[in-house]
């Protein structure tokens, strides 16, 4: 320098005048996602600070954080990347069901097409060919002719014991049996959820629809029809597991102490408009109870730490 | 704002516990008729809303997302 990787941070500024909302007034007033509602929660209500079953629904290495979480951190195994580094619904297929189209000889207690043995019955998985996958795999003995049939190595799984490690798991050594895939198929096994969601709910007024007005049907008249308008207000509500700084611990998520901040709270619903001036020329997008995350969108811009290449000291 | 469902030919709508997507309407050709319609007969037409993932394989199962619809206020 070129490519790239990983983590944080900004979201055009500034300055006049008009307006909305909140407030008594000084002032204050969308965001990283307010969004999607996919998860946990606080809070209401049923309904009680209560136990249980039956079903369903989500989860699934290990430790740690956290109010909780299907979340985060860090590790572990596996994949993927020359690397830094990312990705992972990552239990159980040796409980037991099921499914494995089409081709193929056979698709799960295998099979007999070609093909080797064999006199023959019948044996056989070695070589052909299907197939996404053909019942470890290479060599050697064995045999009619083959074969984990037996015997070495190897791969995988199970198991034992020894060693590390908190733990997954890793390493050495030994036994066995000889080993398809799927569980994001039904199921097991362990773990976690009562149900609804602020339009929840509460008081206080009003009562299952009212009132009013203009035309018109229809009546003796009311009534009753059509059609237009209008018809509560306050608390839930913002101080919240809170947001910044420092400083201590921890790899880290985070968690102790200490200081400051703490001014969206609206209901047909504000947070705008205009003009001047700079620049990198402006993106995705607009609070409706309120927190922690996940997820998608996103114009550019800055910053810190690495890798890999080439080049010079 | 809250919760719940649907996307499959041009149109309405079916499929199944994953293995070559179908039906009725519409379109087209052809028969039948003097001509049309009916009728009969064939014949096109499919990113199974996108994008991902599990699987040998997905429309179907799983997850994100995209449009669309329907319910949820006694006094809007």
């Nucleotide at each position: 320098a070129a490519a790239g990787c990983a983590c944080a941070g900004c979201a055009a500024g500034u300055g006049a005048u008009c307006g909305c909302u909140a407030g008594a007034a000084a002032u204050a007033g969308a965001g990283g996602a307010a969004a999607g509602u996919c998860c946990g929660a606080g809070c209401u209500a049923c309904a009680a600070u209560a136990a249980g079953a039956c079903g369903g629904c989500a989860c699934u290495c290990c430790a740690u954080c956290u109010a909780a979480c299907g979340g985060a951190u860090g590790g572990c195994u596996a994949g993927g990347g020359c690397a830094a580094c990312c990705u992972a619904a990552g239990g159980g297929a040796a409980a037991g069901u099921g499914u494995a189209a089409c081709a193929g000889a056979g698709a799960g207690c295998a099979g007999a097409c070609u093909a080797c043995c064999a006199a023959a019955a019948g044996g056989u998985a070695a070589a052909g060919g299907u197939g996404a996958a053909a019942g470890g795999g290479u060599a050697g003995g064995g045999u009619a002719a083959g074969a984990g049939c037996c015997u070495a190595c190897c791969a995988g799984c199970a198991u034992u014991u020894u060693g590390g490690g908190u733990a997954a798991c890793c390493a050495a050594a030994g036994u066995g049996g000889c080993u398809u895939a799927u569980a994001a198929a039904c199921c097991c096994a362990g773990u976690g959820c009562g149900u609804a969601g602020c339009a929840a709910g509460a008081a206080u007024g009003g009562g299952c629809g009212g009132u009013u007005u203009u035309a018109g049907u229809c009546u003796u008249a009311u009534a009753a029809u059509u059609a237009a308008a209008c018809c509560a207000u306050u608390c839930g509500c913002u101080a919240a597991a809170g947001u910044u700084u420092g400083u201590a611990u921890g790899c880290a998520a985070a968690u102790g102490c200490a200081a400051a901040c703490a001014a969206a709270g609206a209901u047909a619903a504000a947070u705008g408009a205009u003009c001047a001036c700079u620049c990198a020329c402006g993106a995705c997008a607009g609070a409706a109870c309120u927190c922690g995350g996940c997820u998608u969108a996103u114009c550019g811009c800055u910053g810190u730490g690495c890798u890999u290449u080439a080049a010079a000291a | 704002g809250c919760u719940g469902g649907u996307g499959u030919a041009g149109c309405u709508c079916a499929g199944a516990u994953g293995g070559u997507a179908g039906a009725g309407c519409u379109a087209c050709u052809g028969c039948c008729u003097u001509g049309u319609a009916a009728g009969c007969a064939g014949u096109a037409g499919g990113u199974c809303g996108g994008c991902g993932g599990u699987u040998c394989g997905a429309u179907u199962c799983c997850g994100u997302u995209c449009a669309c619809c329907a319910g949820c206020u006694c006094c809007a």